[in-house]
Small-subunit ribosomal RNA from an uncultured bacterium, 1456 nucleotides, folded computationally. The RNAcentral record of the sequence draws on ENA and SILVA. The coordinates come from a structure-prediction model, not an experiment, and the mean pLDDT is 83.
C1' cells in the first nucleotide's frame, strides 16, 4: 500500500465485495499447565432461604446469670442483703444521608469546562466564654383487659447526657440610631430575646454560646452536549415591576395588585432516542463509532403521591397513603418489596459459588478492650480474554512397511518412522518452606518458592488449498447431491460439491456469526464533484445573511506572542524498577491539541472617524431594434352565401371506399360575407430576463449601445425564505367560430387495426376578464468580476487616413475555426467545460419513486415538498472492433431482367419421412440431408430378427504338454447348417554346436488376454463439406491515442483480382489473387512400331509387300502472346476502347490449386485414438427372415403425352474406355441425317400393368435378379401456386464407354457427335465485397426488448371499523399529608388565685372546615402501534398467453 466485480475489448463513473485491527460476546470442533484480568449486554420480570447495620452499660431504671454472706429448709429449694462481673429486652445517644447495586427515567445547568454569589455544614482543627437552681413525666415493670395473629388499651410505679421552668448572658439574632465610607461596606451607642449534662475515675472524655478553618453540600451564569421542518410558531404564572409570604439562601419558588411582554428558521414548541464524562476502539491524521470492567457526576429503589426525623433525606434494607402483585388468616383483619452478596424460577443465543475471612485496607459506634461489616480481602466456576510454556533433543538411507500418484520406469509421504545415545521444563510423588504484621493476630494456605526422585514418560487440534489468497492430486457425484465473502463452481474427464493422500495457515486453540473503525477522496475540513454518468431553481426583483475598490488615522474583537489558574486520579507515550520473562504492578516525566485569566503586538481581516475616483450610478448629445400594451387599418388565400355559364362527374388514395354531384356538383366568372394568420423582404440578421415577439400606421412605454463630461463619493456583488413574470394543453364566465382539429363516427389496411392513410367532425385554437405554474422551460453549461495567442465573417455605434470605396484603430453583441490549458472521452477554447475569487442551488448505486403518507397551493385536472419496506450487482458515460438496418454511396454473381428447356400434374424408378413389422440395421437434417455413405442387400455383404451351437475364443503374444507337419482328396453316418464321429489314398518341413537344442505347424491345458459396426463426431486426430475461387486476412517497426485500438488496408482512378498506378505517418514483409503445373487449340524439331502413304515398284486389292517417313497420328523436347506495335482517351501514370498482324488478343477454353477463419457443420459405422460399458456376451459360427412391407407425404430422375413425331428402309462418319503385352485385332453397333408410311385419334402414341413360354447368371432368382417372344394396352392431350439449370462448342438433343460385379443401371464417372436464341440493363429478389452512418445488438436481428392477463411468494399504500399505548384538555370524585381557620371536648410541668381541693390564664391535643393534591371516573382532542373483509399499485419468479411500443429511417424518426 490495495484487489474482485457492468464491457467481445477499452477508458471513466459508480455501487456491491475481500484482504486489518477490536469485542462483557455467542455457535461448532478440539483441549496439557501457570499467571493476571473479566463474566445477566435479554425482563428497571418475580422472587424461596441465609446473610447484607449496627454499636454505646463510662448515658438510665429494671430483669436475669454466677459470686459472697443472712435466715428457713421437707436438703428438692426458698427467702433477704451486698459487692465485683456478665448479659439482653426497653428509655437515651450516635450511625442507619456512607458503604454496595442498577440505568428505567432524563436533550435537562443532567454531565463536561469555566467562572460567580446570596447560603448551610454533624463528627475533626482552632479561639474566646461557659456548665448555676429546680421541676413534671413516660417506657421498661405490675395488674387487668381485646384481638388467629399483627399488634394493642386501661389503671399503677420509676430513672437519666429523655423533656420542661428559672438564673447568668455576647463577639449572636431582633429594633432603634450616630459616625467614616472607594456606597460594597468598616466602627459606636441603647432596648428587647436565647445556653448547658453529665458519666467514669482521677486522667479525660462529654455538654452550651459564639468567632475562623477545613471538609462536604445546595443555588446562579458563559460554551459545548442525539436525530427529525413530512414539528413553524409556542407561552396566562406566561415575561416583568411592587408589596407580601416562603427557604439555609438568591429567584414567579409562591401569593396579591400593575403592564404587556418573553421564547423562535443562529431552529422555539412538538416527537424519538439516549444517562453525562475520564476514557474505550479503530484510523496516518482530521475524524467516525462506543460509554462493559475501574475512577468522577447524575438519577433511581415494586409504580405513583407525601411528608416526618435529622447537621444533611423527601430516605434501597424507615414511615403515611393509594394501587397492583404475592404470602397468612379464626375473614375481622394482617405482612412483604434482592436494581446488596450468594441463590431460585422465567426471558435468552448468553454470564459463576446459596464458599472462606474481618488476618490486611478501609467504614459504623465505643474512652476502650472490643463489636459489626456479602465494603473489603481470599477462595471456588468457565480457554471469556491477554501473557507465558510444554507436549521432547541429537544422531539416523535398504531413502523400510503401508498409504496415494504414476509415463509402470518412478515420484511422494520422508529423517518422517523404527533404531541409536541423552534430556526431565510443565504435570506426578516425597521433603523443607516464606514475605504479606510494628509486640500480638494469616482467610489465603502447607501456597509461593527451593531441594530431591522416576521414566519421553501423561499431554495436538481446528481451519484452508477456483481467483482474489499463502497451498493439488486421484476417486465418486453427474444442474443430482451439494458449495458459495464477491465473482461464481456442479448437465460423465469438477484443482469450486463429497472421500482420500499430499500441501498452506495459525496453534490449546481454529474455524463461523454478530457488531464498530478501516480499506471508503463512497459525505470529500484536511479531501469530491454537477455541457453528455446523480446533480445549476424555468426566468427576473428583492429581504435576512455572506463576501467587498484606493488613501490616511484610531481602536485591539478575530489574529500572533508571552505570563499566571486550572484541565482529579487511572489509562495512552517516554524513563526506571519489582514479580525467572511477558501479560501485570510500582514510580517518574511529558501529555492532556481545552477553557478561563493579564501583559504585549498591529501587517492582514473586523468595529470607529476623515479624504479619493478607477467599481456603480447621473448628466448632456447621438443610434438601432419582430422589447412591451391599446386602438386603427390593408391585400392576398381557404370557407361559406347568391347571381351567370357550363355538364357529369368530381373528390380522395399505394389502390380503394365512405364523401360531394343531374334537387346541377366539380371548373370558371361577378358580387358579398366573416374569422383567423400575415407570403416575398428573410439572414447562424435583430430585441427581449426567461417564457417570447414577424403586414402597416398612431399614442403611451421598458431596456441597451456609442461619443462627451468640470456631478455623486463605493452608493457594489450575490441572494435562504419572500415576491413577480412564465410556451403550449387544461379550467371558468362571457363572446367568437373561417380554416385546422384531440374526442367521436363512417371509409379502408390488416390475422386483427381501438392506429398510422382517407371522408367528415365536436371541444379547443381566437377575443376579454380570471385561474393553472408545468416542459428535452437545453447553450442538457447560475450570477458576478479580473486575467490567459490568434484568424476569418456578420450586427449596431465612433474615430482618423486619404487614392471616395476602400484601409487602419475602437466599444459593445452575434458566428466559424484555432493556441495554450482542461477534459473519461466527445469536446470547450476571451460568448471557457481554461487559470482564480465572491454567493447561491443542487448531487452521492440502479429498481421501487419523483410514487406513498402527512402539509401547503388549486374550481378541478393537478402541482410543489418528498420517505419506507422490499429487491438487484450492477445501472450508467464516452469512445473501439465487429455484426445487423424495411439507412447511405460504389462495386460484382445466371442475382434480376433478356431467352432456351425443365421440375411442380400422369406411369414407373430411386432416396427419405411417416406408418407397420419379430426385424423392417446404422448414420446423413434449410442452403451444405433426400439417385447422400451404396462403384451396384437373393445367400454372402449385414451391423437388424428369430431360432440352434461355441466360451482363452474365428483373429495376436506369452506359458506348460503332447504331437510331427501342414495340406490336398476322398467314403459314410448324424443334422438345416455350423460342426461332431469315421474310411482310403497323395505328399513327409527347415536350421543344427547333433542335444526334442531352435524355428515352424497342429491338438490339449491355464491365465494374462482376445473380441465389440456397443456408447460419446459435445473429449479427440485425420479426412470432408459450406460461406467461396469470395478477395481478402495479418504481421515487423514506425506514427498517433491515458486505453481498447488506428494507420498501413483509407482517398482519386483502374482491374476479374488488396490487381496496377497516382498520393498519403508510414516503410516493408506474409499467407491469398496472379503467375509457376496438367489438359485442349497453331507451329517447328526428335523418333518412326504395332501407327501412317504424297510420290515409286509390287499386289492375292487388305498399308498386303518393298520402301519412305512427307503428312496424320503418336509422346518427348521446344517456339508462340507481352497491351509487345499503331490511332484515340485518361494526370504524360495504371488501364480502358479501337485497329494491324496472328492458329490464338487482352486471365485464349478447361482443370488442379481452396488465405485467416466461420457454421461445438458432417463422420467414433473408413481408419486411429482418451474415457465409460459388455466379457458362456453388447463377442464367435450358423440356418432361415429382414434391410425390398405399404393408406400416404417430400426430393432426384426415366418415359410419355406425340407430327420438329412414330414406325419401316437406306445409311455413313467418332472418340474416351477395357479386353494379360501390344494404335493391328476384338467389344463396335453410332444416334442423328436422307427415303416411304402414318395424318390429329387416347391413335400405328404412351407403355404401366397382368397372364404365359422361354434364355442367362449363381450351390439357390419363393420372399427378392435380369433379358426375350407372344398376349394384354393403365395414366397421361404439355402441368396450379411456386420452383430449377444454363451465357458458346455452352444449353437442348443423340448415342457410346468405363469403374464395381457370378447376376443386375432409368445412378454415378467419362467420351464424343449434331447444335441454338438471348443479355436494354442493375430499379427490384437472392448472396458477395469496398467505404460511410445509427445502434440499447456481441449467442451479434433466428439480437434485443415492452405492456396487459393468468398462476405463486414477498413488502407495502387505501380501508367501514376494531384494539392498545403516549399525550393535552374540561369536568367529577378527593386519600395520606404539609399549610391555613376553628377548636364548646380533651391536657403533667410554667403563671395567677387558693391552705388543699381545684378554678383561671398562657400553650398545646383530638376533632371539624377550608384551599392544594396522588391514584379513580365521565368526555372530548390529537398522536403512535396492531389487527382488518376489500382493493390499489410495486418487487421476484420456469420453457405461460396476447400482441410488437421502443433500439437500425425498428418498417409512423425518437423523446418532453
Nucleotide at each position: 500500500a490495495g484487489a474482485g466485480u457492468u464491457u467481445g475489448a477499452u477508458c471513466c463513473u459508480g455501487g456491491c465485495u475481500c484482504a486489518g485491527a477490536a469485542c462483557g460476546a455467542a455457535c461448532g470442533c478440539u483441549g496439557g499447565c501457570g499467571g493476571c484480568a473479566g463474566g445477566c449486554u435479554u425482563a428497571a420480570c418475580a422472587c424461596a432461604u441465609g446473610c447484607a447495620a449496627g454499636u454505646c452499660g463510662a448515658g438510665c431504671g429494671c430483669g436475669c446469670c454466677u459470686c459472697c454472706u443472712g435466715a428457713c429448709u421437707u436438703c428438692g429449694g426458698u427467702u433477704g442483703g451486698g459487692a465485683a462481673g456478665g448479659u439482653u429486652a426497653g428509655c437515651g445517644g450516635c450511625g442507619g444521608a456512607c458503604g454496595g447495586g442498577u440505568g428505567a427515567g432524563u436533550a435537562a445547568c443532567g454531565c463536561g469546562u469555566g467562572g460567580g454569589a446570596a447560603c448551610g455544614u454533624g463528627c475533626c482543627c482552632u479561639u474566646a466564654g461557659g456548665u448555676a437552681c429546680g421541676g413534671a413525666a413516660c417506657a421498661a415493670c405490675a395488674g387487668c383487659u381485646g384481638g388467629a395473629a399483627a399488634c394493642g388499651g386501661c389503671u399503677g410505679c420509676u430513672a437519666a447526657u429523655a423533656c420542661c421552668g428559672u438564673a447568668u448572658g455576647a463577639u449572636g439574632u431582633c429594633u432603634u440610631u450616630g459616625a467614616c465610607u472607594u456606597c460594597g461596606g468598616u466602627u459606636g451607642g441603647a432596648g428587647a430575646c436565647c445556653a448547658a449534662a453529665g458519666a467514669u475515675u482521677u486522667a479525660u472524655c462529654g455538654c452550651c454560646u459564639a468567632g475562623g478553618g477545613a471538609u462536604c453540600g445546595g443555588c446562579c451564569c458563559g460554551c459545548g452536549u442525539u436525530g427529525g421542518a413530512u414539528u413553524a410558531g409556542g407561552u396566562a404564572g406566561u415575561u416583568g415591576g411592587u408589596g407580601g409570604g416562603g427557604u439555609a439562601a438568591u429567584g414567579g419558588c409562591c401569593u396579591a395588585c400593575c403592564a404587556a411582554g418573553c421564547c423562535g428558521a443562529c431552529g422555539a414548541u412538538c416527537c424519538a432516542u439516549a444517562g453525562c464524562u475520564g476514557g474505550u476502539u479503530u484510523g496516518a491524521g482530521a475524524g467516525g463509532a462506543u460509554g462493559a470492567u475501574c475512577a468522577g457526576c447524575c438519577a433511581c429503589a415494586c409504580u405513583g403521591g407525601g411528608a416526618c426525623u435529622g447537621a444533611g433525606a423527601c430516605a434501597c434494607g424507615g414511615c403515611c397513603c393509594a394501587g397492583a402483585c404475592u404470602c397468612c388468616u379464626a375473614c375481622g383483619g394482617g405482612a412483604g418489596g434482592c436494581a446488596g452478596c450468594a441463590g431460585u424460577g422465567g426471558g435468552g443465543a448468553a454470564u459463576c459459588u446459596u464458599g472462606g475471612a474481618c488476618a490486611a485496607u478501609g467504614g459504623g459506634g465505643g474512652a476502650a478492650a472490643c463489636c459489626u461489616u456479602g465494603a473489603u480481602c481470599c477462595a471456588g466456576c468457565c480457554a471469556u480474554g491477554c501473557c507465558g510454556c510444554g507436549u521432547g533433543a541429537a544422531c539416523g538411507a535398504u531413502g523400510a512397511a503401508g498409504g496415494c500418484c504414476u509415463u509402470a520406469g518412478g515420484g511422494u509421504u520422508g529423517u518422517a518412522a523404527a533404531g541409536u545415545u541423552c534430556u526431565u521444563u510443565c504435570a506426578g510423588c516425597a521433603g523443607g518452606g516464606a514475605a504479606g504484621a510494628u509486640a500480638a493476630u494469616g482467610a489465603c494456605g502447607g501456597u509461593a518458592c527451593c531441594u530431591g526422585c522416576a521414566g519421553a514418560a501423561g499431554a495436538a487440534g481446528c481451519c484452508c488449498c477456483g481467483g482474489c489468497u499463502a497451498a493439488c492430486u486421484c476417486c465418486g457425484u453427474g444442474c443430482c447431491a451439494g458449495c458459495a465473502g464477491c465473482c461464481g463452481c456442479g448437465g460423465u474427464a469438477a484443482u469450486a460439491c463429497g472421500g482420500a493422500g499430499g500441501g498452506g495457515g495459525c496453534u490449546a486453540g481454529c474455524g463461523u456469526u454478530g457488531u464498530u473503525c478501516g480499506g471508503a477522496a463512497u459525505u470529500a475540513c484536511u479531501g469530491g464533484g454537477c455541457g453528455u454518468a446523480a446533480a445549476g431553481c424555468g426566468c427576473g426583483c428583492g429581504u435576512a445573511g455572506g463576501c467587498g475598490g484606493a488613501u490616511u488615522g484610531u481602536u485591539a474583537a478575530g489574529u500572533c506572542g508571552g505570563g499566571g489558574g486550572u484541565g482529579a486520579a487511572a489509562u495512552c507515550c517516554c524513563g526506571g524498577g519489582g514479580c525467572u520473562c511477558a501479560a501485570c504492578c510500582c514510580c517518574g516525566g511529558a501529555a492532556c491539541u481545552g477553557c478561563c485569566u493579564c501583559c504585549g503586538a498591529u501587517a492582514c481581516u473586523g468595529g470607529c472617524g476623515a479624504u479619493c475616483u478607477u467599481g456603480a450610478g447621473g448628466u448632456c448629445g447621438a443610434g438601432a431594434g419582430a422589447g412591451g400594451u391599446g386602438a386603427g387599418u390593408g391585400g392576398a388565400a381557404u370557407u361559406c352565401c347568391g347571381a351567370g355559364u357550363g355538364u357529369a362527374g368530381a373528390g380522395g388514395u399505394g389502390a380503394a371506399a365512405u364523401u360531394c354531384g343531374u334537387a346541377g356538383a366539380u371548373a370558371u366568372u361577378c358580387g358579398g360575407a366573416g374569422g383567423a394568420a400575415c407570403a416575398c423582404c428573410a439572414g447562424u440578421g435583430g430585441c427581449g430576463a426567461a417564457g417570447g415577439c414577424g403586414g402597416c400606421u398612431c399614442a403611451c412605454u421598458g431596456g441597451c449601445u456609442c461619443g462627451a463630461u468640470a456631478c455623486u463619493g463605493a452608493c457594489g456583488c450575490u441572494g435562504a425564505g419572500g415576491u413577480g413574470c412564465g410556451a403550449a394543453a387544461g379550467c371558468g364566465u362571457g363572446g367568437g367560430g373561417a380554416g385546422c382539429a384531440a374526442a367521436c363516427a363512417g371509409g379502408a389496411u390488416u390475422a386483427g387495426a381501438u392506429a398510422c392513410c382517407c371522408u367528415g367532425g365536436u371541444a379547443g385554437u381566437c377575443c376579454a376578464c380570471g385561474c393553472c405554474g408545468u416542459a428535452a422551460a437545453c447553450u442538457a453549461u447560475g450570477a458576478g468580476u479580473g486575467c490567459u495567442a490568434g484568424u476569418c465573417g456578420u450586427c449596431a455605434g465612433c474615430g482618423g487616413g486619404c487614392a471616395u470605396g476602400c484601409c487602419c484603430g475602437u466599444u459593445g453583441g452575434u458566428g466559424a475555426c484555432g493556441c495554450a490549458g482542461c477534459u473519461a472521452a466527445c469536446g470547450c477554447a476571451u460568448u471557457a467545460a481554461g487559470c482564480a475569487c465572491u454567493c447561491c442551488g443542487c448531487c452521492u448505486g440502479g429498481g421501487g419513486a419523483g410514487u406513498a403518507c402527512g402539509g401547503c397551493c388549486g374550481c378541478a385536472a393537478g402541482g410543489u415538498u418528498a420517505a419506507a419496506a422490499c429487491u438487484c450487482a450492477a445501472a450508467g458515460g464516452a469512445a473501439u472492433u465487429g455484426a445487423c438496418g424495411g439507412g447511405g454511396g460504389c462495386c460484382c454473381g445466371c442475382a434480376c431482367a433478356a431467352g432456351c428447356g425443365g421440375u411442380g400434374g400422369a406411369g414407373c424408378a430411386u432416396g427419405u419421412g411417416g406408418u407397420u413389422u419379430a426385424a423392417u440395421u446404422c448414420g446423413a437434417a434449410g442452403c451444405a440431408a433426400c439417385g447422400c455413405g451404396c462403384a451396384g442387400a437373393a445367400c454372402c455383404u449385414u451391423a437388424c430378427c428369430a431360432u440352434c451351437c461355441c466360451u482363452u475364443g474365428a483373429c495376436a503374444u506369452c506359458c506348460c504338454c503332447a504331437a510331427c507337419g501342414c495340406g490336398g482328396a476322398u467314403c459314410g453316418c448324424a443334422g438345416a447348417g455350423a460342426u461332431g464321429c469315421u474310411u482310403u489314398c497323395c505328399u513327409u518341413c527347415a536350421g543344427u554346436u547333433c542335444g526334442g537344442c531352435u524355428g515352424g505347424u497342429u491338438g490339449g491345458g491355464u491365465g494374462a488376454c482376445a473380441g465389440g459396426u456397443g456408447c460419446u463426431g459435445c473429449a479427440u486426430g485425420g479426412c470432408u463439406g459450406u460461406c467461396g475461387u469470395c478477395a481478402g486476412c495479418u504481421c515487423g517497426u514506425g506514427u498517433c491515442g491515458u486505453g481498447a485500438g488506428a494507420u498501413g488496408u483509407u482517398g482519386g482512378g483502374u482491374u476479374a483480382a488488396g490487381u496496377c498506378c497516382c498520393g498519403c505517418a508510414a516503410c516493408g514483409a506474409g499467407c491469398g489473387c496472379a503467375a509457376c503445373c496438367c489438359u485442349c487449340g497453331c507451329c517447328c524439331u526428335u523418333a518412326g512400331u504395332u501407327g501412317c502413304c504424297a510420290g515409286c515398284a509390287g499386289u492375292u486389292c487388305g498399308g498386303c509387300u518393298g520402301g519412305g517417313c512427307a503428312c496424320u497420328c503418336u509422346a518427348g523436347g521446344g517456339g508462340a502472346a507481352c497491351u509487345g506495335c499503331c490511332g484515340g482517351u485518361g494526370a504524360u501514370a495504371a488501364g480502358c476502347c479501337g485497329g494491324a498482324g496472328g492458329a490464338a488478343g487482352g486471365u485464349g477454353g478447361g482443370g488442379a490449386u481452396g488465405a485467416c477463419g466461420u457454421c461445438a457443420a458432417g463422420u467414433c459405422c473408413c481408419c486411429a485414438u482418451g474415457g465409460c460399458c459388455c466379457u458362456u456376451a453388447c463377442g464367435g459360427g450358423a440356418u432361415g427372415g429382414g434391410c425390398u412391407a405399404c393408406a400416404c407425404a417430400c426430393g432426384u430422375g426415366c418415359u410419355a403425352c406425340a407430327a420438329u413425331g412414330g414406325c419401316g428402309g437406306u445409311g455413313a462418319c467418332a472418340a474416351u474406355g477395357g479386353g494379360u503385352u501390344a494404335a493391328u485385332c476384338c467389344c463396335c453397333a453410332a444416334a442423328a441425317a436422307c427415303c416411304g408410311u402414318c395424318u390429329c385419334a387416347g391413335u400405328u402414341c404412351g407403355g404401366a400393368u397382368u397372364g404365359u413360354c422361354g434364355c442367362c447368371u449363381g450351390c439357390a432368382a419363393c420372399u427378392c435378379g435380369g433379358c426375350g417372344g407372344c398376349a394384354u394396352g393403365a395414366a397421361g392431350u404439355u402441368g396450379g401456386a411456386a420452383u430449377c439449370g444454363c451465357u458458346a462448342g455452352u444449353a437442348a438433343u443423340c448415342g457410346c464407354g468405363u469403374a464395381a460385379c457370378a447376376g443386375c443401371a432409368u445412378g454415378a464417372c467419362g467420351c464424343g457427335g449434331u447444335g441454338a436464341a438471348u443479355a436494354c440493363g442493375u430499379u427490384c429478389c437472392c448472396g458477395g465485397g469496398c467505404c460511410u452512418u445509427g445502434u440499447a445488438c456481441a449467442c451479434a436481428c433466428c439480437g434485443c426488448c415492452c405492456g396487459u392477463c393468468a398462476c405463486a411468494c414477498c413488502a407495502u399504500g387505501g380501508g367501514a371499523g376494531u384494539u392498545g399505548g403516549g399525550u393535552c384538555u374540561a369536568c367529577c370524585c378527593g386519600a395520606a399529608g404539609a399549610c391555613g381557620g376553628u377548636g364548646c371536648g380533651c391536657c403533667a410541668a410554667c403563671c395567677u388565685c387558693g391552705c388543699a381541693a381545684g378554678a383561671g390564664g398562657a400553650g398545646g391535643c383530638a376533632g371539624c372546615c377550608g384551599g392544594c393534591c396522588a391514584c379513580g371516573g365521565u368526555g372530548g382532542g390529537u398522536u403512535c402501534a396492531g389487527c382488518g373483509a376489500c382493493u390499489g399499485g410495486g418487487g421476484u419468479g420456469a420453457a405461460g398467453u396476447c400482441g410488437u411500443a421502443a433500439c437500425a429511417a425498428g418498417g409512423u424518426a425518437a423523446c418532453c

Rfam family: Bacterial small subunit ribosomal RNA. Gene Ontology terms of the family: ribosome and structural constituent of ribosome.